[in-house]
Source information: The part of an RNA shown here (large-subunit ribosomal RNA, domain I) has 550 nucleotides and comes from a Myxococcota bacterium. NCBI's taxonomy places the organism under Bacteria, Pseudomonadati, Myxococcota. Rfam family: Bacterial large subunit ribosomal RNA.

Context: one part of a larger RNA
RNA sequence: GGCACACGGUGAAUGCCUUGGCGCUGGCGAGCGAUGAAGGACGUGGACGGCUGCGAUAAGCCUCGGUGAGUUGCCUAGCAAACUGUGAUCCGGGGAUUUCCGAAUGGGGCAACCCGGCGGGAGGAAACUUUCGUCACUGCGUGGUGAAUUCAUAGCCACGUAGAGCCAACCCGGGGAAGUGAAACAUCUCAGUACCCGGAGGAAGAGAAAUCAACCGAGAUUCCCCAAGUAGUGGCGAGCGAACGGGGAACAGGCCAAACCUGAGGAGCAUGCUCUUCAGGGGUUGUGGGACUGCAAUAUGGGACCCGAGCUGUUAGCUGAACGACUCUGGAAAGGUCGGGCAAAGAGGGUGAUACCCCCGUAAGCGAAAGCAGCAGAGGCUCUAGCAGUAUCCCGAGUACCAUGGGGCACGUGGAAUCCUGUGGGAAUCUGGGUGGACCAUCAUCCAAGCCUAAAUAUCUGCCAGCGACCGAUAGCGCACAGUACCGUGAGGGAACGGUGAAAAGUACCCCGGUGAGGGGAGUGAAAGAGUACCUGAAACCGUGUGUCU
Numbered sequence: 001g002g003c004a005c006a007c008g009g010u011g012a013a014u015g016c017c018u019u020g021g022c023g024c025u026g027g028c029g030a031g032c033g034a035u036g037a038a039g040g041a042c043g044u045g046g047a048c049g050g051c052u053g054c055g056a057u058a059a060g061c062c063u064c065g066g067u068g069a070g071u072u073g074c075c076u077a078g079c080a081a082a083c084u085g086u087g088a089u090c091c092g093g094g095g096a097u098u099u100c101c102g103a104a105u106g107g108g109g110c111a112a113c114c115c116g117g118c119g120g121g122a123g124g125a126a127a128c129u130u131u132c133g134u135c136a137c138u139g140c141g142u143g144g145u146g147a148a149u150u151c152a153u154a155g156c157c158a159c160g161u162a163g164a165g166c167c168a169a170c171c172c173g174g175g176g177a178a179g180u181g182a183a184a185c186a187u188c189u190c191a192g193u194a195c196c197c198g199g200a201g202g203a204a205g206a207g208a209a210a211u212c213a214a215c216c217g218a219g220a221u222u223c224c225c226c227a228a229g230u231a232g233u234g235g236c237g238a239g240c241g242a243a244c245g246g247g248g249a250a251c252a253g254g255c256c257a258a259a260c261c262u263g264a265g266g267a268g269c270a271u272g273c274u275c276u277u278c279a280g281g282g283g284u285u286g287u288g289g290g291a292c293u294g295c296a297a298u299a300u301g302g303g304a305c306c307c308g309a310g311c312u313g314u315u316a317g318c319u320g321a322a323c324g325a326c327u328c329u330g331g332a333a334a335g336g337u338c339g340g341g342c343a344a345a346g347a348g349g350g351u352g353a354u355a356c357c358c359c360c361g362u363a364a365g366c367g368a369a370a371g372c373a374g375c376a377g378a379g380g381c382u383c384u385a386g387c388a389g390u391a392u393c394c395c396g397a398g399u400a401c402c403a404u405g406g407g408g409c410a411c412g413u414g415g416a417a418u419c420c421u422g423u424g425g426g427a428a429u430c431u432g433g434g435u436g437g438a439c440c441a442u443c444a445u446c447c448a449a450g451c452c453u454a455a456a457u458a459u460c461u462g463c464c465a466g467c468g469a470c471c472g473a474u475a476g477c478g479c480a481c482a483g484u485a486c487c488g489u490g491a492g493g494g495a496a497c498g499g500u501g502a503a504a505a506g507u508a509c510c511c512c513g514g515u516g517a518g519g520g521g522a523g524u525g526a527a528a529g530a531g532u533a534c535c536u537g538a539a540a541c542c543g544u545g546u547g548u549c550u
Base pairs, nucleotide, nucleotide: 001549002548003547004546005545006544007543008542009541015535016499017498020471021470022468023467024466025465026464027463028462029460030459031166032165039101040100041099042055043054044053046079049075050074051073061095062094063093064092065091066090070083071082072081106115107114108113116135117134118133119132120131121130122129123128137163138162139161140160141159142158143157144156145155170201171199172198173197174196175195181188185235211218212217222249223248224247225246226245232240233239253452254451255450256396260281261280262279263278264277265276266275267274268273269272286430288395289394290393291392292389293388294387295386301383302382303381305380306379310375311374312373313372314371315370317366318365319364323339324338325337326336328335340357341356342346348360349359350358401425402424403423404422405421406420407419411437432447433446434445435444436443486493487492506534509521510520511519512518
């Protein structure tokens, strides 16, 4: 030195565990902010480093409820000083306080700092210091003032009101790629995707036929299933990809403009006409409707608006059945044995091993001074119907439509309708107009150029409850410990690290040692080969001993 065996060290695998994650379902909620947010800085405790809470009233103040014996949050024990049946601590509702920064808004600024004006107060002899309030900008409305320049306007000022900033996804709009695919690549695709910007809501958008259909008919919109990978489209390549119709979810329809009437103005001039503004009434439709004229009539229903007794839910809670024994095992009984009980409760968790009857709970019931949400009935407000006549009037204009250039429609210009639009032309009012995939006729159908509209649908930062042939510390979120340590000028990147024991009972005392580290006794404990470097404790790796080989 090799090998073998034994015993150790180191090391952390493995097993078991779970405070943390992941996913799903249902419900709630879906906003906060100049009454100063989100997010922070700095403070704040008797002694206080971090976390949490809070804000100079600073782990808190007031009040209304709940609860009922202890309490002064956690790491974190101890000390000191206190509070508490005159109800503390704790839990919930409402209120007060809420430094400084931050949209940050008196001005400035290298965020948490610096420097002011005006008015009031306090201190001071004064200088000055300090405290409270107020002072940004923009839109809109109203009023005042008011240049060049007579009127006027611009400007300026005041008052009122609103906005701003943050926020995960979902939604609508304005812009808008490329990698890629086409086995290259340009049309095409990726894709109107990613991304940027604007805007809003709890949903958004769409929505009450100038829609479809096909000679039969349907009857707003949205979403799902089918139709159907069909018809089409397509360097007819790669690909893209409907509709009609059927079945479901959910259902809801309304209001203006105009004609006409009334009232109040304004302007022009041929001074009785024209034009025009505002308010009220009227009116809202496609078997065309309305105005207008005549006749008749006052009832019944509806509402998405306002208010709202009451009810329900929610934000604290409360009641809540039934078991004992032992010469059993054990450190410990919930295990075993024996004998019982409850069950609208044998979900689950805890308790020294495995507990329906020990504890918390569970089933089933009960409960709110105050806030919030929903439902809801009185009430208020508001909406709603006829018949006949037909001479006249009205029925959404730079619109429809056409040409051209584009975009969008599943549809790439095609025979290309329909929809939107830059540019240029440019109608009609019911004897009217649009559509039915060029276009024309016939026929059918529907009324554009104004507005609003719940539900079915999308999403989940967050809260509550429940669940899992989901993970169990190299897994599961990056994080059971953290957006921390650390890295980077910065944008940004970004870890590792869980487990004594039932209970600290965390080893009094003695010995060696440096008044060490560490260890040996002793003691605790079921166990210390469970000693805080702590459950189990594999392997690599390092030793000690014995044997054997050279």